[in-house]
RNA sequence: AGCCGAAUCCGCCCGGGGAGCGGGGGAACCGUUUGUUUGGGGUGAACGGCGUGUGCCGAGUCUGCUUCUCCGGCCUAACCCGUCAGCUAACCUCGCAGGUUAAAAGAGAGG
Numbered sequence: 001a002g003c004c005g006a007a008u009c010c011g012c013c014c015g016g017g018g019a020g021c022g023g024g025g026g027a028a029c030c031g032u033u034u035g036u037u038u039g040g041g042g043u044g045a046a047c048g049g050c051g052u053g054u055g056c057c058g059a060g061u062c063u064g065c066u067u068c069u070c071c072g073g074c075c076u077a078a079c080c081c082g083u084c085a086g087c088u089a090a091c092c093u094c095g096c097a098g099g100u101u102a103a104a105a106g107a108g109a110g111g
Base pairs, nucleotide, nucleotide: 001101002100003099004098008019009018010017020096021095022094023093024092025091030086039084040081041080042079043078047058048057049056050055059076060075062073063072064071065111066110067109068108069107070106
């Protein structure tokens, strides 16, 4: 100076905060007739199917200024709640981390 990501900016300086961007819980109506250990659920793209020696097919994220289609490259983790949660107005509540780096090159139609 860029990139992934919600994860930035401002202010205070004893302590506390504000804006903005994200997540969860939570009525009616609607939905589910399922679940109650075969536990269930959440953040996230991070999943599905087939095979069963090494795998294969599909789907998805990111990337080549940007959108769509195609082409190419890489990747498909990790963690949390704690028996409990569909949607959900009011309302309540939580986060603002961490990681990464000089690349072989794109095509068409728009911006």
RNAcentral holds the sequence, with entries from MGnify. This is a predicted structure of a 111-nucleotide RNA (c-di-AMP riboswitch aptamer (ydaO/yuaA leader)) from a mouse gut metagenome. The prediction has a mean pLDDT of 78.